[in-house]
Context: one part of a larger RNA
């Protein structure tokens, strides 16, 4: 000189676009953050109907979501992450594309109808439903295993294509007058995503020099989706290290970011990619996906209900609160847009998200007036007392109209969807905005509302006067003050920045 998630002193008009617990992964009160589907399915209530039936809600069986989205950086020095290869060792839900199929039964349960128990979470018992819930048969080229041929090919274990025997493996319906559509089974690729190996790269510390028994490798079995000591018996004695093992300390990692001419050197806030972690420690269910942040379950520890017998929870989601700190926001408004999950669709949910609130915290803009005006006013300060200087500065004259205030209009962001016409392709109609009566336009009044903070010995731009009297104090470094201090305070002038100016802190 740059630069900051800053924080502190004086000060503060306005906008736009950003950005805000760096400290206690410390503890939480309140509210909200993942539901949706009645076109899977049986009932309860209400409403309409004479009725068959229809509607609207409910909880509950099933379904799909809930492994995404957000949030934090405890942990990790590791194949975590970053590049670059392999998987001939590997999985994949919905989603695209092709091939086929969906035949015929069967037995429960929840809800509910009765009865007990219970202080509360909640529970037994008996009766009786219904399905896209669940369990056998049949069918099954392709699918799996076994056994068996022909062809190709390779990278050692193999891999592909194309046949044969025998065994095992499916399935579900719903709406619609109906076409049909949507759903559902096997089976092949694809597309993304995800697992696993490997090569190579980035911290500090030898005052840490030796580690190591599932260790390090083989059979063989287990497990897993899969490859392996992953595991587990048996065998052998091996495996790492001065190219730094092991131990300690530290730390998410990267894409960037900051500074520098660059090399390089700090650094991982906001965005984006990965990983890690959900109150501390294990564990497994379900499930295409988890060892699951608002799911289970066990122990720890804390809080809190209780009829002592037991129960109930988890903000590092959004706000918000206590504390802790030098320090960091609203218990706002909307699903209209974007997108996400549910649903055929209308829609429904979304503290994702878009939006406002509050900080001058950062960067961008704007404004706080323009011109004209000397006899150089008045007052402040200096003075050699002449006079200088503040200084065109002000008053005074002319104008102008940006923020900002007042009226009037008033948006872009919205087209989906819906209704109707049409065989489509397409037309038509009425609609659908949190921001927000905002942005913006157009008039109006009025110079009126709107400048301040540091410095002035050298370095470094910018000088005098008065108190002070090695005192008060300054002070980055050299250094000033002990009676004329351009260096202390305070005035006048005067540099520099400028809605910001300085300190302080940290980094090049």
């Nucleotide at each position: 000189g740059g630069a900051c998630g800053a924080a502190c002193g004086c000060u503060g008009g306005c906008g736009g676009c950003g950005u805000g617990c760096c400290u206690a992964a410390c503890a939480c009160a309140u509210g909200c953050a993942a539901g949706u589907c009645g076109c899977a399915c049986g009932g309860g209530a209400c409403c309409c109907g004479c009725a068959a039936g229809g509607g609207u809600u409910c909880a509950g069986u099933g379904g799909c979501g809930g492994a995404c989205g957000g949030g934090u950086g405890c942990g990790u020095a590791a194949c975590a992450c970053g590049u670059g290869a392999g998987g001939a060792a590997c999985a994949u839900g919905c989603c695209u594309a092709u091939c086929g199929g969906c035949g015929g039964g069967g037995g429960a349960u929840a809800g509910c109808c009765g009865g007990c128990c219970c202080a509360a979470c909640g529970g037994c018992c008996g009766g009786g439903u219904a399905a896209u819930a669940c369990c056998g048969c049949g069918u099954a080229c392709g699918c799996u295993c076994a056994c068996u041929g022909g062809g190709g090919g390779g990278c050692a274990u193999c891999c592909c294509c194309u046949g044969g025997u025998g065994a095992g493996g499916a399935a579900a319906g719903c709406a619609g007058c109906a076409a049909u559509g949507c759903a559902c089974c096997g089976a092949u690729a694809g597309a993304g995503u995800g697992c696993c190996u490997c090569g190579c790269g980035g911290c500090c510390u030898a005052u840490c020099a030796g580690c190591u028994a599932g260790u390090u490798g083989g059979u063989g079995a287990g497990g897993u989706a899969a490859u392996g000591g992953c595991u587990c018996a048996c065998c052998a004695a091996g495996g790492c290290u001065a190219c730094g093992a092991c131990g300690g300390g530290u730390a998410g990692c990267u894409g960037g970011u900051c500074u520098g001419a660059g090399a390089g050197g700090a650094u991982g806030a906001u965005c984006a990619g990965c990983c890690a972690c959900a109150u501390u420690g294990g564990g497994a269910c379900u499930g295409a996906g988890a060892c699951a942040c608002g799911g289970c379950c066990c122990a720890g520890a804390c809080u809190c209900c209780u009829a002592c017998g037991g129960g109930a929870g988890g903000c590092a989601g959004c706000a918000g609160u206590g504390g802790g700190g030098a320090a960091u926001c609203u218990u706002g408004c909307g699903c209209a847009a974007u997108g996400g999950c549910c649903g055929a669709a209308a829609g429904g949910c979304u503290g994702a998200c878009g939006c406002a609130g509050c900080g001058a915290c950062g960067c961008c803009g704007c404004g706080u007036g323009u011109g004209g005006g000397a006899u150089g006013a008045c007052g402040g300060c200096c003075u050699u007392c002449g006079g200088g200087u503040u200084g065109u500065a002000a008053a005074c004259c002319a104008c102008u109209g940006u923020c900002g205030g007042a009226a009037g209009g008033g948006a872009c962001g919205a087209a989906u969807g819906g209704c109707c016409c049409g065989c489509a392709a397409g037309g038509g109609c009425a609609g659908u905005g949190a921001c927000g009566g905002u942005a913006c336009c157009u008039u109006c009044a009025a110079a009126g509302g709107a400048a301040g903070c540091a410095c002035c010995g050298g370095c470094u731009a910018a000088c005098u006067c008065c108190g002070u009297g090695c005192c008060a104090g300054c002070a980055g470094c050299c250094g000033c003050g002990g009676u004329a201090a351009u260096a202390c305070g305070g005035a006048g002038g005067g540099u520099g920045c400028g809605a910001g100016c300085g300190u302080u802190g940290u980094c090049c």
Annotation: This is a predicted structure of a 508-nucleotide part of an RNA (small-subunit ribosomal RNA, 5' domain) from a metagenome. Its mean pLDDT, the model's own confidence on a scale to 100, is 87. Its Rfam family is "Bacterial small subunit ribosomal RNA".